[in-house]
Context: one part of a larger RNA
RNA sequence: CGUAGGAGCAUUGAGAGGAUUCCUCCUUAGUACGAGAGGACCGGGAGGAACGCACCGCUGGUGUGCCUGUUGUCGUGCCAACGGCAAACGCAGGGUAGCCAAGUGCGGAGUGGAUAACCGCUGAAAGCAUCUAAGUGGGAAGCCCACCUCAAGAUGAGUGCUGCCAUGGGGUUAACCCAGUAAGGUCACGGGCAGAACACCCGUUGAUAGGCUGUAGAUGGAAGUGUGGCAACACAUGAAGUCGAGCAGUACUAACAGACCGAGGG
Numbered sequence: 001c002g003u004a005g006g007a008g009c010a011u012u013g014a015g016a017g018g019a020u021u022c023c024u025c026c027u028u029a030g031u032a033c034g035a036g037a038g039g040a041c042c043g044g045g046a047g048g049a050a051c052g053c054a055c056c057g058c059u060g061g062u063g064u065g066c067c068u069g070u071u072g073u074c075g076u077g078c079c080a081a082c083g084g085c086a087a088a089c090g091c092a093g094g095g096u097a098g099c100c101a102a103g104u105g106c107g108g109a110g111u112g113g114a115u116a117a118c119c120g121c122u123g124a125a126a127g128c129a130u131c132u133a134a135g136u137g138g139g140a141a142g143c144c145c146a147c148c149u150c151a152a153g154a155u156g157a158g159u160g161c162u163g164c165c166a167u168g169g170g171g172u173u174a175a176c177c178c179a180g181u182a183a184g185g186u187c188a189c190g191g192g193c194a195g196a197a198c199a200c201c202c203g204u205u206g207a208u209a210g211g212c213u214g215u216a217g218a219u220g221g222a223a224g225u226g227u228g229g230c231a232a233c234a235c236a237u238g239a240a241g242u243c244g245a246g247c248a249g250u251a252c253u254a255a256c257a258g259a260c261c262g263a264g265g266g
Base pairs, nucleotide, nucleotide: 001153005164007162008161009160010159011158015150016149017148018147021049022048023047024046025045026044027043033038051107052106053105054104055103059101060100061099062098066094067093068092069091070090071086072085073084074083075082076081112144113143118138119137120136121135165266167179168178169177170176184261185260186259187258189203190202191201192200208254209253210252211250212249213248214247215246217243218242219241224237225236226235227234228233
């Protein structure tokens, strides 16, 4: 921009893409077959490989300052207690959320249709024969469906439901043009499990973010004081103190103030 007014929501599916894999074992059955050696079709069941999709309850990885330990040095006057730096975590032990795999769920199932090679039935031309000439069956990981995803710019632009609709000015009072609006939308604002930008989703009729409170979880026993010890240190107070993203509650703070676009009866 189009989809013959302008919107919001929900849909149909023309079409497109993805997937389609393989192995082993058990059973049927040591059966059919075979002198034996050997050893099935068909059918049923189980396990697995790689691949793919999803997820973070479990096992773990990361987690750049969340907790703890610790060396050197500088600083907060000193002790104690802390903070900075040590090449972009000083080193080391752990680790929430998120992200992730090595972790764990799921998938390639089932059922049809038309067929290929091929196998048939009936059957003449050609008194026989012949799957074919008329007619009529079977038959593949392949084809069409079926499964998953996208999909009406499918210009062939589809369908349904629900809102909005006779304002002002100009104009041969005609087409039409301009302006302000309706439903609705955009910007802006607070954000997100959404995200490169854009888009998408939520938000004062509010838990959207921050704060605060509680809690899951992490770390692992704070400072101060007391007791014991010559001391280093240990123990008690005390599952202590501290804590980013998780969960819940709470309007305390900030989502204010606003601006713009957008039909004219099709």
The part of an RNA shown here (large-subunit ribosomal RNA, domain VI) has 266 nucleotides and comes from Leptolyngbya sp. AN02str. Lineage of the source: Bacteria > Bacillati > Cyanobacteriota > Leptolyngbyales > Leptolyngbya. Its mean pLDDT, the model's own confidence on a scale to 100, is 88. It matches the Rfam family "Bacterial large subunit ribosomal RNA". Rfam links the family to the GO terms ribosome and structural constituent of ribosome.